[in-house]
Context: one part of a larger RNA
RNA sequence: GCCAGGGAGUUCUGAUCAAUGGCGAGACUAAGCUCGAAGGAGCGGAGUCGGAGGGAAACCGAAGGUCCACAACGCCGCAAGGCGCCAGGGACUAGGUGCGCUCGCCUGGAGUCAUUGGUGGGAUACCCGAAGCCAGUUGAUCUAUGCCUGGAUAGGUUGAAGCCUCUCGAAAGGGGGGUGGAGGACCGAACCGGUAAUGAUGUGCAAAUCUUUCGGAUGAUCUGGGCAUAGGGGUGAAAGGCCAAUCUAAACUGGAAAUAGCUGGUUCCUCCUGAAACUAAUCGCAGUUAGAUCUCAGCCGAGGUCGACCAUGUGGUAGAGCACUGAUUAGGGGCUUAGGCCGGGAAACCGGUCGGUCCCCCGUCAAACUCCGAACAUGUGGUCACCGUAGACGCUGGGAGUGAGGGCCUCUGGGGUAAGCUUGGGGUCCGUAAGGGAAUGCAACCCAGCCUGAAGUUAAGGUCCCUAAAUUCCGGCUAAGUGUAACAUGAAAGGUAGUCUGUAGUCCAAGACAACCGGGAGGUGGGCUUAGAAGCAGCCAUCCUUUAAAGAAAGCGUAACAGCUCACCGGUCGAGAUUAUGGGCGCCGAAAAUGGACGGGGCUAAGCCGGGUACCGAUACUUCAGAGCACCGAAAGGUGAUCUUGUAAGGAGGCGUCGGGCGUGGGUAGAAGUAUGGCCGUGAGGUCAUGUGGACCGCGUUCGAAUGAGGAUCCUGGU
Numbered sequence: 001g002c003c004a005g006g007g008a009g010u011u012c013u014g015a016u017c018a019a020u021g022g023c024g025a026g027a028c029u030a031a032g033c034u035c036g037a038a039g040g041a042g043c044g045g046a047g048u049c050g051g052a053g054g055g056a057a058a059c060c061g062a063a064g065g066u067c068c069a070c071a072a073c074g075c076c077g078c079a080a081g082g083c084g085c086c087a088g089g090g091a092c093u094a095g096g097u098g099c100g101c102u103c104g105c106c107u108g109g110a111g112u113c114a115u116u117g118g119u120g121g122g123a124u125a126c127c128c129g130a131a132g133c134c135a136g137u138u139g140a141u142c143u144a145u146g147c148c149u150g151g152a153u154a155g156g157u158u159g160a161a162g163c164c165u166c167u168c169g170a171a172a173g174g175g176g177g178g179u180g181g182a183g184g185a186c187c188g189a190a191c192c193g194g195u196a197a198u199g200a201u202g203u204g205c206a207a208a209u210c211u212u213u214c215g216g217a218u219g220a221u222c223u224g225g226g227c228a229u230a231g232g233g234g235u236g237a238a239a240g241g242c243c244a245a246u247c248u249a250a251a252c253u254g255g256a257a258a259u260a261g262c263u264g265g266u267u268c269c270u271c272c273u274g275a276a277a278c279u280a281a282u283c284g285c286a287g288u289u290a291g292a293u294c295u296c297a298g299c300c301g302a303g304g305u306c307g308a309c310c311a312u313g314u315g316g317u318a319g320a321g322c323a324c325u326g327a328u329u330a331g332g333g334g335c336u337u338a339g340g341c342c343g344g345g346a347a348a349c350c351g352g353u354c355g356g357u358c359c360c361c362c363g364u365c366a367a368a369c370u371c372c373g374a375a376c377a378u379g380u381g382g383u384c385a386c387c388g389u390a391g392a393c394g395c396u397g398g399g400a401g402u403g404a405g406g407g408c409c410u411c412u413g414g415g416g417u418a419a420g421c422u423u424g425g426g427g428u429c430c431g432u433a434a435g436g437g438a439a440u441g442c443a444a445c446c447c448a449g450c451c452u453g454a455a456g457u458u459a460a461g462g463u464c465c466c467u468a469a470a471u472u473c474c475g476g477c478u479a480a481g482u483g484u485a486a487c488a489u490g491a492a493a494g495g496u497a498g499u500c501u502g503u504a505g506u507c508c509a510a511g512a513c514a515a516c517c518g519g520g521a522g523g524u525g526g527g528c529u530u531a532g533a534a535g536c537a538g539c540c541a542u543c544c545u546u547u548a549a550a551g552a553a554a555g556c557g558u559a560a561c562a563g564c565u566c567a568c569c570g571g572u573c574g575a576g577a578u579u580a581u582g583g584g585c586g587c588c589g590a591a592a593a594u595g596g597a598c599g600g601g602g603c604u605a606a607g608c609c610g611g612g613u614a615c616c617g618a619u620a621c622u623u624c625a626g627a628g629c630a631c632c633g634a635a636a637g638g639u640g641a642u643c644u645u646g647u648a649a650g651g652a653g654g655c656g657u658c659g660g661g662c663g664u665g666g667g668u669a670g671a672a673g674u675a676u677g678g679c680c681g682u683g684a685g686g687u688c689a690u691g692u693g694g695a696c697c698g699c700g701u702u703c704g705a706a707u708g709a710g711g712a713u714c715c716u717g718g719u
Stems, first nucleotide, its partner, number of pairs: 001719006011123003015119009026049003032043004053060002063093001065092004073084004094107005126265002129262001133255006144229009153219001155187003158183001162179007191216003196212002199210002231247001233243003268654006278291005294399006303387003307384009319372001320370002325366003331360006339354006405430007413422002435447003451626007461616003464601003470613001472612006483603002494588003498585010515572005521545003526540003551566001554565003627644002629640004655708001657705010673692008
């Protein structure tokens, strides 16, 4: 892991609500007693609830009076409908009380007992799960320390004091040689330890071992036996170490099923409805409570409303503007001396400029500016539409769940006009939603909201092959395998005589543009400078003439000249040339780690743009048949375009297991159980046949439950 068996909302008590039943202004007995074989029956009125409330208390102490009116009923009417009377319902009035008709509570009789079910309180309280806290006991055969009494320590080395002797010295004392045998002395076995390999092992030889290496080894040494210290206590050469494989407070038993706002699990079916992740409070933020939202039941009795239009109000956003508040460009003018600088003047003062402030004019900006001002949103009324006597809207009561939300579109704030980011408003979907498309995969992107079976038609998206359907038709573009990628993440600034297509100019048959042929001169080597400066180092000037045209020269060149071109002109040729600026599709920009991805093959369309016609394609739509639900109906039957998805949750009806009562059956001519198969039921399940098995087992009705297993690192057993 698998299989089998076990395994989680129970019971008591008091409260509240519903259903059912008894009695009813009353209802019921409790303990207990008697009888009975027992189930039980009969007593038992103590007591409890109700029948009166108000007030802190003293105390006082309550309606059948009026109106509206649903259902039902009665009458009229063929019907639609109308009228009457109206339980319940509503509005008043009156009353009790509290100072009280401006206020509160109460008053025109319905309760009580039992059973079953829902919920919450107290109890273990759906089940399993702590670490811990407290009490009482048991431990020092491990280990820590101490005490008493014993034991152990191969061999080798060093050679203190003291003593003897020789010697030096005046002495103090020194030196040599012996002897001697000290030391928490040295080396090193036993013994004690445990440094390193961070070796081996690591389901081990072993819940701490093995190998090699290493420390101590006459000492604060090691060790046997006995004794002592005990849990907030001991002992500790101190590491929070050790106190029996347990120690930042031992183990065992008990309080005890501690508590857990936390994690996990919580067992059969079908039908109806169906959320929330918001608001507020909270020693509150992993929780809870109230509201909103969901569900169920009862009551009421006629209107309700998400939409459209009209009328009439509200608003200050988008935009716009500068009239206010602020910001702000250039120019002009006035005022100001508390200012700075400059000039004039003997001074007063004057002029200019930089400033300050105001006005005019040019040009601007604002979430916390507004002289203005939409779309849009919203209040009220009306009309239409839709829903509603098959009971809406609403009210009362029982039961909840939720209170971590998320993506996308859009309008804003924060952030970096970042985030699969974050705070809000509106919408939508996922959550709680299957199916088709998006290659596969993929909660929320596109289409589309699912009872069962069958047939057809479409949506999104597609139609060369994988792969259902066009190698479809018309017109363009692309040559890059660009592309074949909706959102989508598969690239930008920038560049491009790639190509297609617009717009606006200029030149051109009196010949454009390109190419080729020829000319490109004279005054003059302009003046200056300079060794030189002649078109061309530099400075100044840049005229005139001949001309078809030709610069006191645009470039190369020389030491300076020379020389070669250019501008400009003529000829040859013969039709477009050239400039600027848009658009489409391309190209460059373009680098990532195994070899590689348009899903792949492949494609020059099977790519991109525009247009057309067919076809494919879903649980969508249509048709047929059936089921369920809701409603109508006495029933038969009918209606549903506007019913059939669904997590948490609420409600309803069922299936199965075990046992009791009553009734009724089966079984050795084969019960239960079990294996295989058939049939019935929407399903839980039921039933039949055959084999096995070898003795009990059903059905109807009713009552009662230790009543349903796949999960809990579930428990026990097997494998």

Large-subunit ribosomal RNA, domain II from a Methanomassiliicoccales archaeon, 719 nucleotides, folded computationally. Its Rfam family is "Archaeal large subunit ribosomal RNA". Clan: LSU clan.